[in-house]
RNA sequence: GGGCCCAUAGCUCAACGGCAGAGCAAUCGGCUCAUAACCGAACGCAUCCAGGUUCAAAUCCUGGUGGGCCCA
Numbered sequence: 001g002g003g004c005c006c007a008u009a010g011c012u013c014a015a016c017g018g019c020a021g022a023g024c025a026a027u028c029g030g031c032u033c034a035u036a037a038c039c040g041a042a043c044g045c046a047u048c049c050a051g052g053u054u055c056a057a058a059u060c061c062u063g064g065u066g067g068g069c070c071c072a
Base pairs, nucleotide, nucleotide: 001071002070003069004068005067006066007065010024011023012022013021018055027041028040029039030038048064049063050062051061052060
């Protein structure tokens, strides 16, 4: 220098262009002498950044940032 992949909640991950979700963690409650486990509830300011396309973008296009792999 060139190519490919990835970036979504505190963590691990889903999500045909049409309501952004799950598990775990944390919080509250129950159970217990107590803790853990277990049960229940409620909550989640989350789509890396900037543009573009579209009635509508996490998703498609362009550029950038960060990480990983390969080639030179």